[in-house]
Context: one part of a larger RNA
RNA sequence: CUGGGCGUAAAGCGCACGUAGGCGGAAAUUUAAGUCAAUUGUGAAAUACCUAGGCUCAACCUGGGAGUGGCAGUUGAAACUGGAUUUCUUGAAUGCCUGAGGGGGUGGCGGAAUUCCUGGUGUAGAAGUGAAAUUCGUAGAUAUCAGGAGGAACACCUGAGGCGAAGGCGGCUGCCUGGCAGUGCAUUGACGCUGAGGUGCGAAAGUGUGGGGAGCAAACAGGAUUAGAUACCCUGGUAGUCCACACCGUAAACUAUGGAUACUAGGUGUUCGGAGUGUUAACCCUCUGAGUACCGUAGCUCACGCAUUAAGUAUCCCGCCUGGGAAGUACGGUCGCAAGGCUAAAACUC
Repeated sequence: CUGGGCGUAAAGCGCACGUAGGCGGAAAUUUAAGUCAAUUGUGAAAUACCUAGGCUCAACCUGGGAGUGGCAGUUGAAACUGGAUUUCUUGAAUGCCUGAGGGGGUGGCGGAAUUCCUGGUGUAGAAGUGAAAUUCGUAGAUAUCAGGAGGAACACCUGAGGCGAAGGCGGCUGCCUGGCAGUGCAUUGACGCUGAGGUGCGAAAGUGUGGGGAGCAAACAGGAUUAGAUACCCUGGUAGUCCACACCGUAAACUAUGGAUACUAGGUGUUCGGAGUGUUAACCCUCUGAGUACCGUAGCUCACGCAUUAAGUAUCCCGCCUGGGAAGUACGGUCGCAAGGCUAAAACUC
C1' cells in the first nucleotide's frame, strides 16, 4: 500500500463555524471531457510464451506465430458522470403568526444561614472526639435578645423535567441578545452535505495586574492515632475559591458511540406544540409534529448488549487505529510570562 476496523479489545478531534477539496434533488434540450464501440498507426530487435525445425539428445541455435500495461489519430453511440442552457418544488432558506425554556450578556433588588462588631440579660463552662488533647472562656465565653458590617451561595419549587454546539446553565426583576418547535400561507429556486489547513468557543486547577475576602480550604503549624504517621480524625490557617481585564487550552471534555440523509414491528412514560370527538369546565380519548427516557421484534454483535435517539440496512464527507513496554517520552519545530500544551520517534527489550 491493500485489506480490515474504531460503545467495552488499538482506534471518533472537547465542541462549533467555515476555506480549498470531495460528494450532491426532479424534468427537458444540447455538448461529447470521462465512458463505450469500430478502425488506423505505434508499442524495435534480442529475451519470455506457443509451435515447427537444425546440431546423435539437451543446453544452444533458426523460422513462424500469438501476446504486449498502454499512447496517439479518425469515425461513431449518448444511457450514466461532467460542461452549457431552460424549467420545477419535494432538499435548503426567508417572511408573517403562535409557543415553551436554569440559552447568553449586563444592571437593580430580596430573604434564610455562617462569621465578625456594638449593646443588654446571664454564669462556668464551651468546643471537639472512638476516646482525648491542642483551642476558646472569669479581661465574662457558650447560650439568648436587639442593632450593625461584609462576602459568598440561592433551601422548598426540582422532575428519569427544561435549555444550550460542547464546556455548561437554577432566588426575583429591568434592558440587550442567540437558538429551537408548531401551524397555515407566501417568497427564493438546489442556494445542499461534509470539511484538510484556518478561526472561534472551551469545566476545574494554574498564571499576570488590580480589587475583594464571610464561609470553606491545598501548603503550613499544633494536638491526637501509630512501631513510625511527612496520612486518615481534631484545633487553627495562607494561596485559592469571588469580581474586572489578560493568559492557559487541558479532563473518565463520556452516550468511552464524528457529522448528514433515507429506509426498517411495536408497546409504555414524560416535556413542548397542532387538529378533532365527548364534556359546563377541569379533563379523558383519537390522530399528528418536535424532543427526552424505558422495554422490546427483525437485524447486528465474540459476548455484554444496541435496537426509528441503532451498535440494523445503505450512500457521502472528515478524523483515527495497526502487538506490549520504552512513551504520549527524547530530539527538532511551534505556542505560552511560567506551569506546560500541540506535533512526535528510535535504540533496546518481551

This is a predicted structure of a 350-nucleotide part of an RNA (small-subunit ribosomal RNA, central domain) from an uncultured bacterium. Model confidence (mean pLDDT): 89 of 100. Rfam family: Bacterial small subunit ribosomal RNA.